Annotation
This is a predicted structure of a 76-nucleotide RNA (transfer RNA) from Lactobacillus selangorensis. Taxonomically the source falls in Lactobacillus (Bacteria, Bacillati, Bacilli, Lactobacillales). The sequence was found in a public genome assembly. Model confidence (mean pLDDT): 81 of 100.

């Protein structure tokens, strides 16, 4: 340069056929212990990588641009 993949919560990942954005751990409270860890119970937290389209409605489909991974190519 060229081709594919990828990017959603703090980490690690789902999200079906466009329809209310999720899960484990982590994190806060709180039960309960003498107490502290576990175990339980409650909770918070999100610019769906940016930007524009398409659509009554977009994580999701189209385009661009970025960043990250592979793989080709080029390196006289």
């Nucleotide at each position: 340069g060229c081709c594919g993949g990828c990017u959603u919560a703090g980490c690690u990942c789902a999200g079906u056929u466009g329809g209310c954005a999720g899960a484990g751990c982590g994190c806060u409270g709180g039960u309960a212990u003498a107490g502290u860890a576990a175990a339980c119970c409650a909770g918070a937290u999100g610019u769906c990588a940016c930007a524009a389209g398409u659509u009554c409605a977009a994580g999701u489909c189209u385009u661009g641009u970025a960043g990250c991974c592979g793989g080709c190519a080029c390196c006289a």
Rfam family: tRNA. The family's RNA type in Rfam is transfer RNA. Gene Ontology term of the family: triplet codon-amino acid adaptor activity.